[in-house]
């Protein structure tokens, strides 16, 4: 330079047109003489950036960034 693939909660990752979940972590309450665990609950995202198509985009196009792997 070229070609694939990722970017979604602090971390690991679903969701692949119709207002975003899960685990584990973090508070809170419960329980215990005390911690852990166990049980209830509750915060925490404008889904890398921008731009098109749509009524409607995390998802489709396309450009830029960043990472991973490839070929030369």
């Nucleotide at each position: 330079g070229c070609c694939u693939c990722c970017g979604u909660a602090g971390c690991u990752c679903a969701g692949u047109g119709g207002u975003a979940g899960a685990g584990c972590g973090g508070c809170u309450g419960u329980c215990u003489u005390g911690u852990a665990a166990g049980c209830a609950g509750c915060a925490g995202g404008c889904c890398g950036c921008g731009a098109g198509u749509u009524c409607a985009a995390u998802c489709c196009u396309c450009g830029c960034c960043g990472g991973a792997g490839g070929c030369u």
Molecule: transfer RNA
Organism: uncultured Candidatus Micrarchaeota archaeon